[in-house]
Molecule: Bacterial RNase P class A
Organism: Deltaproteobacteria bacterium
């Protein structure tokens, strides 16, 4: 000095004028409202609306089926498809980073070409025995003509073979040896893989070391499916309240018992209900409404336990609540980073920093019930740790 990893924070400030909204407190008004005081007003993601929950309905919300999430192990939490350690695999020299990580021996599917054969899978080339039919030798034996063996060679079958060789992402474990007409776990040494058994570790999934066996015919489950574990639905535009209006209209069903109607889909089960229930269809009204609405699975910090996530306890603090929707606008300086110009200074240079100046820009982006995540976007600007690499001392 560079080049990475991983975690955190900040993301404009100040001073002036003017303006909005909300809470307390005074004061005046019949009232609506108005003047003063005095606090307090977007976010790290308010964004996605992808999970989970708190809370509200669904007249009880019961039990099963089916649908539908999730898949190592162990915490951690209200919960979770999150969030910590670790295991495994797999990627980097390495700090570290990814995982969709239960079962293929229950089943059924699918593996394109390309290759004989893609799983109870097969035999293209080729190897080795043999039948029959050519051809060939300056060869060997007989030997009138001509046979016979012997090697090479070529067409036609039977029979062994999966060792070599192709083909492919993947083709009946792998090097060696012995063995076979040729081969082959056919046999044996040493591996790796499976099943069984045992000793250490360790909560635990795993992980080390042993000893036996038979040699060993594939992926895929982010394919249906099997196994575990989990699961009502609908949402603040849930909903409750107050106002105001109307036609207790019209028609069917069904009725002292379960027809009806209620609960995302089906059964079972239960609940309502007698001037009743339920189904159509028609008419009316609906506001500058008020609650929900912000004090919490709440922020800060200290101290204990925990690798850690977090958990106890003990201090302190209230930090919008809007509703055609406020939270702002104008000036002025300064800050930051952009590129340029000028200045001394270090360097061989290149180019480095420091100082003035000029121009432009200032990131993603806005609360609407509430909180814990996850997923995107984010110009600069910093802080801590930890790794390679190169030079020096």
């Nucleotide at each position: 000095a560079g080049a990475g990893c991983a975690g955190g924070c900040c993301g404009g400030a100040u001073g002036a004028u003017c303006g909005c909204u909300g809470g307390u407190c005074c004061g005046u008004u019949a009232g609506u409202g108005c003047g003063g005081a005095u606090g307090a007003g977007a976010g790290g993601a308010a964004a996605g609306u992808c999970c989970g929950a708190g809370c509200u309905c669904c007249g009880c919300a019961g039990g099963g089926c089916a649908g539908g999430a999730u898949g190592g192990u162990c915490g951690c939490u209200a919960a979770c498809g999150g969030c910590g350690a670790c295991u495994g695999g797999g990627g980097g020299u390495g700090a570290c980073c990814c995982u969709a990580a239960g079962g293929a021996a229950a089943g059924u599917g699918c593996c394109a070409c390309a290759g004989a054969a893609a799983a109870c899978a097969u035999a293209c080339c080729g190897c080795c025995c043999u039948g029959g039919g050519g051809g060939a030798u300056c060869g060997g034996c007989a030997u009138u003509g001509u046979g016979c063996c012997a090697u090479c060679u070529c067409c036609c079958g039977g029979a062994g073979u999966a060792a070599g060789g192709g083909u492919g992402a993947a083709a009946a474990g792998g090097u060696g040896a012995g063995g076979u007409a040729a081969g082959a776990g056919c046999u044996c040494a040493c591996c790796a893989g499976u099943u069984u058994c045992c000793c250490g570790g360790g909560u635990g999934a795993c992980c080390g070391g042993g000893a036996a066996a038979g040699c060993u015919u594939g992926g895929u489950a982010a394919a249906c499916c099997c196994c575990a574990u989990c699961u009502g639905g609908a949402g603040c535009a849930a909903g409750a309240c107050c106002a105001a209006a109307u036609a207790g209209g019209a028609g069917g069903a069904c009725g002292g018992u379960g027809a009806g109607a209620g609960c995302g889909g089906c059964c079972c089960g239960c609940u309502c209900a007698a001037u009743g229930u339920c189904c159509u269809c028609g008419g009316g009204u609906a506001g500058u409404g008020u609650c929900g609405c912000u004090u919490g699975a709440g922020g800060c910090g200290g101290c204990a336990g925990g690798c850690a996530a977090c958990u106890g306890u003990c201090g302190u603090c209230c930090u919008a609540g809007a509703u055609u929707a406020a939270u702002g606008a104008u000036c002025a300086u300064c800050a930051u980073c952009u590129u340029c110009c000028u200045g001394a200074g270090g360097g061989a240079a290149a180019c480095c920093g420091c100082a003035g100046g000029a121009a432009g820009a200032u990131a993603c982006a806005g609360a609407a019930c509430u909180c814990g995540g996850c997923u995107u976007a984010c110009a600069g600007g910093u802080c801590u740790g930890c790794u390679c690499u190169g030079g020096c001392a």